This is a predicted structure of a 103-nucleotide RNA (SAM-I/IV (S-adenosyl methionine) riboswitch aptamer) from Hyphomonas sp. Rfam family: SAM-I/IV (S-adenosyl methionine) riboswitch aptamer. The family is grouped with related families in Rfam's "SAM clan". For this family Rfam cites "The aptamer core of SAM-IV riboswitches mimics the ligand-binding site of SAM-I riboswitches" (Weinberg et al., RNA, 2008). Its family is annotated with regulation of gene expression and S-adenosylmethionine metabolic process in the Gene Ontology. The sequence was found by an Rfam model in a public genome assembly. The coordinates come from a structure-prediction model, not an experiment, and the mean pLDDT is 78.

RNA sequence: CACCAGUAUCUAGAUUGGGUCGACGCCCAAACCAACCUGCCUACCCGGGCAAGGUGGUUUCCGAAAGGAGAUGCGGCUCGCAAGAGCAACCAAUCGGGGUGCG
Numbered sequence: 001c002a003c004c005a006g007u008a009u010c011u012a013g014a015u016u017g018g019g020u021c022g023a024c025g026c027c028c029a030a031a032c033c034a035a036c037c038u039g040c041c042u043a044c045c046c047g048g049g050c051a052a053g054g055u056g057g058u059u060u061c062c063g064a065a066a067g068g069a070g071a072u073g074c075g076g077c078u079c080g081c082a083a084g085a086g087c088a089a090c091c092a093a094u095c096g097g098g099g100u101g102c103g
Base pairs, nucleotide, nucleotide: 006074007073008072009071010070015030016029017028018027019026020025031058032057033056036054037053038052039050040049041048044098045097046096047095060069061068062067076087077086078085079084
């Protein structure tokens, strides 16, 4: 890098400008949306929250339905052959329950 498998989601939400193309589409910039991963909100667990780090999205399609297809997530960076080691993550949130410790 490519493919396969597993799993979650596709209800809702959120756009303009420029370049390119016969078209579909692709690329760039800015804006916006969204808690999937990491981080944070409390040692820890569950819930809830925060767009900070990493992705993603801003018309999903077919079908009468069942369902199918397709898409996206399942952290990032540096060093190292590997084992592994190290680094950053907001001025935001700053809550409920459990639970641990101290007085």